Overview: The part of an RNA shown here (small-subunit ribosomal RNA, central domain) has 355 nucleotides and comes from Glycomyces sp. Its Rfam family is "Bacterial small subunit ribosomal RNA".
[in-house]
Context: one part of a larger RNA
RNA sequence: UUGGGCGUAAAGGGCUCGUAGGCGGUUGAUUGCGUCCGCCGUGAAAGGCCUCGGCUUAACCGGGGUUUUGCGGUGGAUACGGGUCGACUUGAGGCAAUUAGGGGAGAUCGGAAUUCUACGUGUAGCGGUGAAAUGCGCAGAUAUGUGGAGGAACACCGGUGGGCGAAGGCGGAUCUCUUGGGAUUGUUCUGACGCUGAGGAAGCGAAAGCGUGGGGAGCGAACAGGAUUAGAUACCCUGGUAGUCCAUGCUGUAAACGGUGGGCGCUAGGUGUGGGGUCACGUUGGUUGAUUCUGUGCCGUAGCUAACGCAUUAAGCGCCCCGCCUGGGGAAGUACGGCCGCAAGGCUAAAACUC
Numbered sequence: 001u002u003g004g005g006c007g008u009a010a011a012g013g014g015c016u017c018g019u020a021g022g023c024g025g026u027u028g029a030u031u032g033c034g035u036c037c038g039c040c041g042u043g044a045a046a047g048g049c050c051u052c053g054g055c056u057u058a059a060c061c062g063g064g065g066u067u068u069u070g071c072g073g074u075g076g077a078u079a080c081g082g083g084u085c086g087a088c089u090u091g092a093g094g095c096a097a098u099u100a101g102g103g104g105a106g107a108u109c110g111g112a113a114u115u116c117u118a119c120g121u122g123u124a125g126c127g128g129u130g131a132a133a134u135g136c137g138c139a140g141a142u143a144u145g146u147g148g149a150g151g152a153a154c155a156c157c158g159g160u161g162g163g164c165g166a167a168g169g170c171g172g173a174u175c176u177c178u179u180g181g182g183a184u185u186g187u188u189c190u191g192a193c194g195c196u197g198a199g200g201a202a203g204c205g206a207a208a209g210c211g212u213g214g215g216g217a218g219c220g221a222a223c224a225g226g227a228u229u230a231g232a233u234a235c236c237c238u239g240g241u242a243g244u245c246c247a248u249g250c251u252g253u254a255a256a257c258g259g260u261g262g263g264c265g266c267u268a269g270g271u272g273u274g275g276g277g278u279c280a281c282g283u284u285g286g287u288u289g290a291u292u293c294u295g296u297g298c299c300g301u302a303g304c305u306a307a308c309g310c311a312u313u314a315a316g317c318g319c320c321c322c323g324c325c326u327g328g329g330g331a332a333g334u335a336c337g338g339c340c341g342c343a344a345g346g347c348u349a350a351a352a353c354u355c
Stems, first nucleotide, its partner, number of pairs: 003326004007308002012322001014204003021196003025088007033081002035077008047067008091193001092190003095186005103178007110154001115149007125136002163170002209250006218244002223239004261321006269299012303310002328355003337348004
């Protein structure tokens, strides 16, 4: 390489949009490009294989056949794939109605708590721990009452796994904006307009980190002190800077995990729960049952799996497209080079050597 694989053994890109490309629903006509069949030309000789023959045999040599999977021409076939023309509606999309939601952005407001602060009450402790100490306190602390300031986060509701989002992620309330996405119903329109997606670019992307300007209550890397200990650069305690917050720009990573790429179709059921539709009982509200579409869980049959387990939300049975793996551990996700970044570093990615 062929191949075999990618939940946990090596292996799914963090996510999305989308270019090229690959692949592509039903039906009619046409073409005959792919595809298939026949014939012709060419495919040098030597060589290889089979067979016959010549040197005493063999090696060697000669004759015949065959091989040369290809290319060109020509005549035909038209199922499938392609091209062209036309039609269709089930894929896809539009429209209308209904609808759920912590989807996103901005502004305003709210209460509880912590801290600080002013004043009052009040007096000797408070705090902290396994026990202590550092620390705070007679310059009046802790506790308690009232007023004020400021920042950050939103208890209960709240859900054994509920909702929304492509992923990251998103929870106090109200208002505004949103080109945000989804579900159901209608058989109302278009008529294959679809799926995937190298590159690239583009965008998004937790936390930490970086630049500039704000902010700073609590928490809290670093740091300081107190303990512990043989030591204690820790675990515990008292403090505490960056940071955490906001605006804007960068960074571009993660156990970015369902450790499971996306799309379509097919393949027992049972039981919860979120959002709709239809029917029946009932009809004041509601509740119950059946069924259907869509999401999200649990259990489980066939099947799959090395096992664990997965099982209509597949890891089952198939098709299409992309990414990735290729003996194990280390060296190493490192060096070198290239690209990106203000830096930190990121992406790509070896070898010697070694077990």
RNAcentral holds the full RNA, with entries from ENA and SILVA.